[in-house]
Context: one part of a larger RNA
RNA sequence: CUGGGCGUAAAGCGUACGCAGGCGGCUAGGUAAGACAGGUGUGAAAUCCCCGGGCUUAACCUGGGAACUGCAUUUGUGACUGCCUGGCUAGAGUUUGUCAGAGGGGGGUGGAAUUCCACGUGUAGCAGUGAAAUGCGUAGAGAUGUGGAGGAACACCGAUGGCGAAGGCAGCCCCCUGGGACAUGACUGACGCUCAGGUACGAAAGCGUGGGGAGCAAACAGGAUUAGAUACCCUGGUAGUCCACGCCCUAAACGAUGUCGACUAGUUGUCGGGAAUUUGCAUUCUCGGUAACGCAGCUAACGCGUGAAGUCGACCGCCUGGGGAGUACGGUCGCAAGAUUAAAACUC
Numbered sequence: 001c002u003g004g005g006c007g008u009a010a011a012g013c014g015u016a017c018g019c020a021g022g023c024g025g026c027u028a029g030g031u032a033a034g035a036c037a038g039g040u041g042u043g044a045a046a047u048c049c050c051c052g053g054g055c056u057u058a059a060c061c062u063g064g065g066a067a068c069u070g071c072a073u074u075u076g077u078g079a080c081u082g083c084c085u086g087g088c089u090a091g092a093g094u095u096u097g098u099c100a101g102a103g104g105g106g107g108g109u110g111g112a113a114u115u116c117c118a119c120g121u122g123u124a125g126c127a128g129u130g131a132a133a134u135g136c137g138u139a140g141a142g143a144u145g146u147g148g149a150g151g152a153a154c155a156c157c158g159a160u161g162g163c164g165a166a167g168g169c170a171g172c173c174c175c176c177u178g179g180g181a182c183a184u185g186a187c188u189g190a191c192g193c194u195c196a197g198g199u200a201c202g203a204a205a206g207c208g209u210g211g212g213g214a215g216c217a218a219a220c221a222g223g224a225u226u227a228g229a230u231a232c233c234c235u236g237g238u239a240g241u242c243c244a245c246g247c248c249c250u251a252a253a254c255g256a257u258g259u260c261g262a263c264u265a266g267u268u269g270u271c272g273g274g275a276a277u278u279u280g281c282a283u284u285c286u287c288g289g290u291a292a293c294g295c296a297g298c299u300a301a302c303g304c305g306u307g308a309a310g311u312c313g314a315c316c317g318c319c320u321g322g323g324g325a326g327u328a329c330g331g332u333c334g335c336a337a338g339a340u341u342a343a344a345a346c347u348c
Stems, first nucleotide, its partner, number of pairs: 003320004007302002012316001014201004021194003025088007033081002035077008049065006091191001092188004096183004103177007110154001115149007125136002162169002206247006215241002220236004258315006266293012297304002321348003330341004
């Protein structure tokens, strides 16, 4: 390389959109580029293969044949692919109606709690731990009452629940806005699927400028523990955590499972919609999600099992023994931190 693979052994890009490319529903006619069949020309000799011959044999030499799987040209075929023209509605989409939702952005607002401030009551402790100490407190703490300030997060509801492409999203109200499900008729008529490069989004931490700062808390300080203790425990505490704008672009970014489509037993729960039946409770059916089990089948096993890891198709990404190494060098990006792309020597 041909291959064989990618839930856990190496391997699914963090996620989406999407140009090129690849692939593409049913049907009629045309065409003949691909395809298939025949003819002609060419495909040097040697080599290879087959049948003979010559050296005592063999290697070797030599005669004939076949082959040279190719190219060009020509004649034909019209199933399949392509191309052209026309039609269709099962894919895809539009419209109408109904519905659920922490989907996103902005503004406003509420109560509980912590901390702080002021005042009242009140007196000797409080806090903390395995035990202590550092710490706070007679300059009146802690406790309790009233009033006030400020920031951050939203108990119960709450779920095995919902929404979102993923990251993620939760008090309540208003404004703007994206997507989805279901039902019925109508409409467009393949408008589709995937996607290298590209573009956008992308937790936390981190960075820049300006705000903000209650609680928590890297660093740091002190107290303990200990042989030591640059820790675990305690008392403090700054960045940060919050907001605006701009960067960073990583993660056990996980379902460790790419996207789309088709097909292949069921049972039970739950969320959203619909239909039928029923006085009602409710029952049955159906579409879409989300869970638990389970047949066939698959799997090294664990397990998966109509939401597949089953049976297949289309397209993309990725893997190819361990270490060296996701490193060096170079390129690109970044303010930086660094990210991305990505080896080799050597070694087992």